[in-house]
Molecule: transfer RNA
Organism: Candidatus Sungiibacteriota bacterium
RNA sequence: GCUCCUAUCGUCUAGAGGCCUAGGACACAUGGUUCUCAGCCAUGGAACCGGGGUUCAAAUCCCCGUGGGAGCG
Numbered sequence: 001g002c003u004c005c006u007a008u009c010g011u012c013u014a015g016a017g018g019c020c021u022a023g024g025a026c027a028c029a030u031g032g033u034u035c036u037c038a039g040c041c042a043u044g045g046a047a048c049c050g051g052g053g054u055u056c057a058a059a060u061c062c063c064c065g066u067g068g069g070a071g072c073g
Stems, first nucleotide, its partner, number of pairs: 001072007010026004018056001028044006049065005
């Protein structure tokens, strides 16, 4: 340098054009239970990498960029 794959809460992840003001697990916060901790129960906060395009409608499709990974030279 070229080609391919990939990017969603703190972490791991569901999602395949409308049923999603994005769901789950763990973690975290608050309260309850307990002498205390752990555990358990309840509640809560928290995310679509950036820009552009297609479409009535985009986390989802396309393009460019950025980060990560793999291969080739």